[in-house]
Predicted 3D model of a 265-nucleotide RNA (Bacterial large signal recognition particle RNA) from a Chloroflexota bacterium.
């Protein structure tokens, strides 16, 4: 160096959590690396730390050790950022009130604002007038077979006659009623009226007169109060978190190096 046969070992690993501790099932990260049974109100073990059964591979790209790298997880610290909760002293913003001012519009000596023991109106009461609505009267028309009136043809009755009587139809009129007209009259009613008269009352409003003598009414904008209220952008505090920085720890995969025994040539 090559060949043959064994054995150690391997046939995934890791994190958190659970646990006295170690593994597993489950969750998560890597990654592709046998099978069956057990197992989270757990299953099985004892620092040599899954148990039971079976299979494949086997001294090297695969196993073991060391070093390098470092996916990912966990912990600590800082206070930076995001976010959340709270406070409302201060700054800011918005708004309200009071006072003052600038600009501007309208109006004002043909008299602003104000005053008035002046007058009137709106207001209340009464009366009246008008109007509206309703009803009635009046007017016109229709309107009673008979039980309304007048006149009563014909006919009927009384009478010897002369003459009388009742009375249907028709005609005229009228009652109840119906319809119409409205320039008329009466009554009743009202959230009726730029109405009239009288009385009342005048807190308030409007108009006029008188007195006074220069502002008055708006729009917009600004200042003051350490005025009131709101807001929470700045600010302050807290805080389970996420993220940032730094540190620590565990660590898959990957890379590099080294590595058992026996026999033979």
């Nucleotide at each position: 160096u090559c060949g043959u046969g064994c054995u150690a070992g391997g046939c995934g690993g890791g994190g958190a959590g659970c646990u006295a501790g170690c593994g597993g099932u489950g969750c998560c990260c890597u990654g592709u690396a046998c099978c069956c049974g057990c197992a989270a109100u757990c299953c099985g073990c004892u620092a040599c730390a899954g148990c039971g059964g079976g299979g494949c591979u086997g001294a090297g790209u695969u196993c073991c050790c060391u070093c390098u790298c470092g996916c990912g997880g966990c912990c600590c610290a800082u206070c930076g950022c995001u976010a959340c909760c709270g406070a409302g002293c201060c700054u800011g913003u918005c708004u309200c009130g009071a006072g003052c001012g600038g600009c501007u519009g309208g109006u004002g000596u043909u008299g602003a604002c104000g005053a008035u023991a002046c007058g009137g109106g709106u207001c209340c009461u009464g009366c009246g007038c008008g109007g509206c609505a309703g009803a009635g009267c009046c007017c016109u028309a229709u309107g009673a077979a008979c039980c309304c009136c007048g006149u009563c043809a014909g006919g009927u009755c009384c009478g010897g006659a002369a003459g009388g009587a009742a009375g249907c139809a028709g005609c005229g009129g009228u009652a109840a009623a119906u319809a119409g007209c409205g320039c008329g009259c009466u009554c009743u009613g009202g959230g009726u009226g730029c109405c009239g008269c009288a009385g009342g009352g005048c807190u308030a409003c409007c108009c006029g007169g008188u007195c006074c003598g220069a502002g008055c009414c708006g729009g917009u904008u600004g200042c003051u109060c350490c005025g009131g209220g709101a807001u929470a952008a700045g600010u302050c505090g807290g805080c389970a978190a996420g993220u940032a920085u730094g540190g620590g720890u565990c660590a898959a995969c990957a890379g590099a190096g080294g590595g058992g025994c026996a026999c033979g040539a």
Its Rfam family is "Bacterial large signal recognition particle RNA". Rfam links the family to the GO terms signal recognition particle, plasma membrane targeting and SRP-dependent cotranslational protein targeting to membrane, signal sequence recognition.